About this RNA:
This is a predicted structure of a 1493-nucleotide RNA (small-subunit ribosomal RNA) from an uncultured bacterium. Its mean pLDDT, the model's own confidence on a scale to 100, is 82. It matches the Rfam family "Bacterial small subunit ribosomal RNA".
[in-house]
RNA sequence: GGCUAACGCUGGCGGCGUGUCUUAGCCAUGCAAGUCGAGCGGACUUAUGGGGUAACUUAUAAGUCAGCGGCGGACGGCGGAGUAACACGUAGCUAACCUACCCUCUGGACGGGGAUAACCUACCGAAAGGUGGGCUAAUACCCGAUGUAGUCAUCCUGUAUAGGGGUGAUGAAAGGUGGGCUUCUGUUUACAAGCUCAUGCUGGAGGAGGGGGCUGCGGCCUAUCAGGUAGUUGGUAGGGUAAUAGCCUACCAAGCCGAUGACGGGUAGCCGGCCUGAGAGGGUGACCGGCCCGAGGGGCACUGAGAUACGGGUCCCACUCCUACGGGAGGCAGCAGGCUAGAAAUUUGGGCAAUGGGGGAAACCCUGACCCAGUGACGCCGCGUGCAGGAAGGAGCCCUUCGGGGUGUAAACUGCUGUCGUGUAGGGAGAAGGGUACUAAGGUGAACAAUCUUAGUACUUGACGGUACUACAGGAGGAAGCCCAGGCUAACCUCGUGCCAGCAGCCGCGGUAAUACGGGGUGGGCGAGCGUUGCCCGGAAUUACUGGGUUUAAAGGGGGUGUAGGCGGUCUGGAUAGUCGGGUGUGUAAUGCAAUCGCUCAACGAUUGAGCUGCAUCUGAUACUUCCAGGCUAGAGGGCGGUAGAGGAGAGCGGAACUCCCGGUGUAGCGGUGAAAUGCGUAGAUAUCGGGAGGAACGCCGGUGGCGAAGGCGGCUCUCUGGGCCGUUCCUGACGCUGAGGCCCGAAAGCUGGGGGAGCGAAAGGGAUUAGAUACCCCUGUAGUCCCAGCCGUAAACGAUGGGCACUAGGUGUACCUUUUAACGGAGGUAUACCGUCGGGAAACCAAUAAGUGCCCCACCUGGGGAGUACGCCCGCAAGGGUGAAACUCAAAGGAAUUGACGGGGGCCCGCACAAGCGGUGGAGCGCGUGGUUUAAUUCGACGCUAAGCGAAGAACCUUACCUGGGCUUGACAUGCUGGUAGUACCUUAGUGGAAACGCUGAGGGAUCUACCGUGAGGUAGAAGCCAGCACAGGGCUGCACGGCUGUCGUCAGCUCGUGCCGUGAGGUGUUGGGUUAAGUCCCGCAACGAGCGCAACCCCUGUCCUUAGUUGCGGCAGCACCCAUGCGGUGGCUGAGCACUCUAAGGAGACUGCCGCCGAUGAGGCGGAGGAAGGUGGGGAUGACGUCAAGUCCGUGUGGCCUUUAUGUCCAGGGCUACACACGCGCUACAAUGGGUGGUACAACAGGCAUAGCGACCCUGUAAAGGGGAGCGAAUCCAUAAAACCAUCCUCAGUUCGGAUUGGGGUCUGCAACCCGACCCCAUGAAGACGGAAUCGCUAGUAAUCACCUAUCAGCAUGGGGUGGUGAAUACGUUCCCGGGCCUUGUACACACCGCCCGUCACGCCAUGGGAGCCGGGGGUACCUGAAGUCGCUGGCCCGAUCCGCAUCAAGCGGUAGGGAGGCGCCUAGGGUAAACUCGGUGACUGGGGCG
Repeated sequence: GGCUAACGCUGGCGGCGUGUCUUAGCCAUGCAAGUCGAGCGGACUUAUGGGGUAACUUAUAAGUCAGCGGCGGACGGCGGAGUAACACGUAGCUAACCUACCCUCUGGACGGGGAUAACCUACCGAAAGGUGGGCUAAUACCCGAUGUAGUCAUCCUGUAUAGGGGUGAUGAAAGGUGGGCUUCUGUUUACAAGCUCAUGCUGGAGGAGGGGGCUGCGGCCUAUCAGGUAGUUGGUAGGGUAAUAGCCUACCAAGCCGAUGACGGGUAGCCGGCCUGAGAGGGUGACCGGCCCGAGGGGCACUGAGAUACGGGUCCCACUCCUACGGGAGGCAGCAGGCUAGAAAUUUGGGCAAUGGGGGAAACCCUGACCCAGUGACGCCGCGUGCAGGAAGGAGCCCUUCGGGGUGUAAACUGCUGUCGUGUAGGGAGAAGGGUACUAAGGUGAACAAUCUUAGUACUUGACGGUACUACAGGAGGAAGCCCAGGCUAACCUCGUGCCAGCAGCCGCGGUAAUACGGGGUGGGCGAGCGUUGCCCGGAAUUACUGGGUUUAAAGGGGGUGUAGGCGGUCUGGAUAGUCGGGUGUGUAAUGCAAUCGCUCAACGAUUGAGCUGCAUCUGAUACUUCCAGGCUAGAGGGCGGUAGAGGAGAGCGGAACUCCCGGUGUAGCGGUGAAAUGCGUAGAUAUCGGGAGGAACGCCGGUGGCGAAGGCGGCUCUCUGGGCCGUUCCUGACGCUGAGGCCCGAAAGCUGGGGGAGCGAAAGGGAUUAGAUACCCCUGUAGUCCCAGCCGUAAACGAUGGGCACUAGGUGUACCUUUUAACGGAGGUAUACCGUCGGGAAACCAAUAAGUGCCCCACCUGGGGAGUACGCCCGCAAGGGUGAAACUCAAAGGAAUUGACGGGGGCCCGCACAAGCGGUGGAGCGCGUGGUUUAAUUCGACGCUAAGCGAAGAACCUUACCUGGGCUUGACAUGCUGGUAGUACCUUAGUGGAAACGCUGAGGGAUCUACCGUGAGGUAGAAGCCAGCACAGGGCUGCACGGCUGUCGUCAGCUCGUGCCGUGAGGUGUUGGGUUAAGUCCCGCAACGAGCGCAACCCCUGUCCUUAGUUGCGGCAGCACCCAUGCGGUGGCUGAGCACUCUAAGGAGACUGCCGCCGAUGAGGCGGAGGAAGGUGGGGAUGACGUCAAGUCCGUGUGGCCUUUAUGUCCAGGGCUACACACGCGCUACAAUGGGUGGUACAACAGGCAUAGCGACCCUGUAAAGGGGAGCGAAUCCAUAAAACCAUCCUCAGUUCGGAUUGGGGUCUGCAACCCGACCCCAUGAAGACGGAAUCGCUAGUAAUCACCUAUCAGCAUGGGGUGGUGAAUACGUUCCCGGGCCUUGUACACACCGCCCGUCACGCCAUGGGAGCCGGGGGUACCUGAAGUCGCUGGCCCGAUCCGCAUCAAGCGGUAGGGAGGCGCCUAGGGUAAACUCGGUGACUGGGGCG
């Protein structure tokens, strides 16, 4: 795009088309084929006349009817079952044929005859129907005559189945009706036996149209159908037909068909055309047209011009109906209609007016053909459902950022129009030509008649039809839906839902923000339709003729040989089959195309034209192909001369090794492995020496070396044998290439029979390994491996690359031959290998050995799985091989390459990663956190590293989010609006309930600001406050909706970009490589050149020095004062002078591999050294690339969405977060003598400190916590003393003078308040614990370890966190291993990326399928039996017997006979039966595998 469509929703009108695709299933009822009286005899009715009283009868006319007869029922109409065929299409042939009616031409039509229906009568039967007797006619039937032509036979001529001629035989008829008649004849105003016109009959010839037969070519699937065939193939003779023919019969011969697909099976009416497509094709065969076939299933003939006959006959079968049970009737695949089936298809309509058909002289009759109407949106086409105006734009609805926006000029409203529909009227338009009558002319005729033809006039016929069309009336009045809106694909928002419900053509949507589900709004598309489903073509170059492929995606046969076939070098001549040109015929009409025309347009229709790409035939051309003939040598083959080789077969021989046997030497092990064990060995192994036996395989040479067709071939020698290459250019003369089938070869394993058996070694046994180990490893070991004979016939039989020929840059090897050369070397050929240009390829790659460019031939492929399976067949001893499906199922399977990630892959490198060390954790007690459990609640979050002394820099109340109970409801808090409010807000105070919050009742005091008016007092309005109300506040969930911030990989060295270049592309290059570095740090190289974020540096602290500054700091000073341990004493207690030093805090200097040597490439840089406070980033900090983990946080804050609103909010009291069988994490204190206790003595740094109360000296009290006083300090000034260390002393290895838990008692402090639940002090108590299993953590130097100090939070509470200083080690061979990381490379079936992916069994559910004892059915054949009707043949004793013969003649009488018939017999045969097989399908206990979940 299309459809004979169906289904869903919807539906106004008209025109033109079209409508049982299923059940060739069955049918009630009506209709669908009759007509002719001008062929015939009759019957009936009516009218008129005559007769009769009448019944009735007679004549004439008209009409109707059955029968005889004629023509037509073979057309028209319907259907597509069968048919793979001369059925169809196309082109031919028919000298091998037929043809009623029609046309033309030419003849004829004479004389006779006997029947029969109707009718009458007698009967049978329920009916259908039938029988006997009697009468009668014809255009019914028969005989004779005639006889051209015809036909047959025969003769002559002739090449003849032609043509011509002769003879013989055979060989026809029908009349009727109507009209006319001045000719002729007969009667005579008219009629006829006459004439004439028309019609009918008959013989013949021709035509037209129709048909029969034959042939070439063309159009389905299947080889899992490979052989078929006995009337089969041909001949002879006969029969038969309209006619050829095995069409049929007899005899003879043995043929005929088939790989160019016979035979069989399946399916199917064929074509013009129709749909699609650019075309070539593909699909299809509705309507219309042509042909064929069919008429309930199956036979058969009759009649006829024509049938083997849809509405004829007969028989068999099935079915239905009637019946009096004896017997009968029937055939809608005609038109309507019904039932059934089905997703599914119309009225039991009107009319013969038209077109066409049958009959008729005609009128006319018949016609479900046909013309119309009805019905179905089934299709195509046309029209309408209104038009114009109308707001910065109503209401409703939807969205919203709440401002607004959309629907939307849409509506309302105003004005107008009037299609379609409705009503009324007109129109009786066109459709109509013809017929009849009359007139005129012409033909025929004797004719003015009649008749025929033509023209004119008059009259007449319409189903549709209440038509079309026109006018008028009225009134926007009656007339819009369907699908879609994630992409493809035009069109987006909102709500609901929450992997549910659902959607879906493919991809895919839906798990709480769904443009994808459902609703709404809006939009998009089409529109009386719109969607869905089904089917066909297209896209699909996805069966490839046009126009594909086969190294790796599916696909080259394992290899050869060769048959058929296909293809084939060069020259000449001929032929002209292919090929090309021209002509002729045909290619129906319709359809399609073009033009014009007709319905208002269109659909539709008409006319004309071109076309119908085809076939046949005639003719021309001869280049090419082909064929025939003759040549040639370049292809191919042969000869001759050489040559290399694991080419093949057979025979013989050899050495090394191995095992076994014998003997010697010799002693305790050997063997084996990662380590072992089994095993062997004191009965003497292994080892070693000598001798012997046996079998198999052939080291070195040996090689991307050689040979072979492939498989394959390896010691040496001989024999036989195949092929290759080179040289020569002697011979043949296209002998060639390929090759479906066929035949042969064909590794290993395997099989059969017979040998052989050393080593090795499936199976098997044992030992190990392991969770197991039916394995890998070890010890044994049977088949086998070897030989002979025979099978098998497959392999990753691989170059995953069929064979042949030719052409198309090069370079470098190797093997062989030849040639040249003294030699190296060069050249030619063949073979073999690597690199590489063009070209090709999806790429990888191939590249003269092509996967390039061409030609020829063969084989093979067409998504994955099912499956190389099943069935069938063939081969095989078997194993199995060859050929080779389907159902079902999936939306992929696959190739090459890319980037990552990963690897019990590789290389290089780094890190407290390991190692080397030091100290811990894991064991104890306690503290803190977490899980779990418990609880009214034990609020919440954080969960490997990267949660767990984390949020929390501090839960007694508060905090607090949790629980219980009690209160409040615009609220504890914010903003706005409306209304109210002067004794109001606010303050003080009393009583009372209560746990408080919060209530209730009182008393007293008591305002403020702004604006305006007013002189003023004051008034009015407003603000604030308060009250009431409305908006809203507040809270909960989602960190997987988010912002922001943070953790982690990781302070790892990486991550990218621009331009260029490479690649079809993903992407690569740069960034890789060689060095070097802490570093993608730097250097060098390079199709890259640069750049960015990271690294480094810049910043801070610290280490040295300098400058500046000198109080509160400092002390080399001086004076005074004070103290005492009286000194060379101490003291910021005071004063002065000072700034050197320390320090403070601001600015500078300094370090850069700068210098030297060596190494390195003369580089980057490394190693060592000098100098220096410091040396190779000096030490520390801050600083965290692109990104990863849907990492963490909605409970820091912000924020989308959802939920809540007298509660999930808020206030209060109390409780809880502090629970406790347990488990984990982080710590503290210890277990002691490197220690503990006591006493003495010395040296820091960071940091903090009040004015709503801090730090607090010092003194006093207290054992102490602390208390009472309280100087100083808003700070380099005061608070303010470090501890370990050191000195001295006690303890002496003990559960202790270690350790301090726990508990009792008594206290202190903070605080409203220490019960749950604080810290501290004193006295008493004195638990576990004696260095910690598996495992595990930190640290590389001022580090670990150890010691104390400060600080945030904080009323109080620190073993935690953050800082500070003091003392101050050990060790690092090294990078194999563990962990993490970086770079390069490699493999990958991974890509939520190895915590990946994924295989098989088993279990369960569903599905299709193979086998299967069988069971059931279908199909076509074979053999035999039976066999209706019927044709044909024979018979025909019974019947008929018109002709003819004879007799008889009173007779239509008798006898005979040609012939015919009933009956009988025979052949054939539908059907039926029996039997054995074949084939297809269904089903089947059980069973096999397969698919999906």